Predicted 3D model of a 149-nucleotide RNA (SAM riboswitch aptamer (S box leader)) from Roseiflexus sp. The sequence is in RNAcentral, with records from Ribocentre.
[in-house]
RNA sequence: UGCUCAUCCAGAGGAGUGGAGGGACCGGCCCGAUGAAGCUCCGCCAACCCGUAGCCACUGGAUCGAGCAGCCGGUGCGAUACGCGCCGCUUCUCGACACUGGCAGGCUAUAGGGUGGCAAUUCCGGCAGCGCAGGCUGGAAGAUGAGUG
Numbered sequence: 001u002g003c004u005c006a007u008c009c010a011g012a013g014g015a016g017u018g019g020a021g022g023g024a025c026c027g028g029c030c031c032g033a034u035g036a037a038g039c040u041c042c043g044c045c046a047a048c049c050c051g052u053a054g055c056c057a058c059u060g061g062a063u064c065g066a067g068c069a070g071c072c073g074g075u076g077c078g079a080u081a082c083g084c085g086c087c088g089c090u091u092c093u094c095g096a097c098a099c100u101g102g103c104a105g106g107c108u109a110u111a112g113g114g115u116g117g118c119a120a121u122u123c124c125g126g127c128a129g130c131g132c133a134g135g136c137u138g139g140a141a142g143a144u145g146a147g148u149g
Stems, first nucleotide, its partner, number of pairs: 001149008013042005021031003025126004043118003048114003051110006058102004063096005069090002072088007122141001127138004
C1' cells in the first nucleotide's frame, strides 16, 4: 500500500507538556484560551486475532455387552468316521460410556499477549430506491480487525 471478509445507534478518564486548532474530505452542525491537535504518565472500555480455563461435539485407549470365526485348551454326550454342546483364551465386527488421552470445529468465560478505542449513531448529509412529508432502506467513502498479495 492493493484485494477479500467482518463490525461500526453500546462502552470508556485524569494529569503533565504544548500552544490553535480539531471532528478523514466537501456542505452543515458542533468541540476548543473554563485551553484544540500532537507527545508523555497513570487509568479505563472493548472479546477482532492469539493464549488460558470450562462445557458441547468428534476421536483413540481402558472397561462392559453382543455376534461370527478359530480344526487352540478343558470338559460332557455319542460313536463306523469324528460330530455336537458348554466354559476359557485369541482375532475381527457392532454397541455402550461413569474412567483416561488427543483435538481441526462450536459456545461461554478470562483483558495474560497483539491491536484498537475513551464528545455528539462512523455527529448528520454527500449516491440510489420508496414516501406528500417527517423519514425508512441500501450503497459510496471512512475507521478498526483478520487473512492474503

Taxonomically the source falls in Roseiflexus (Bacteria, Chloroflexota, Chloroflexia, Roseiflexaceae).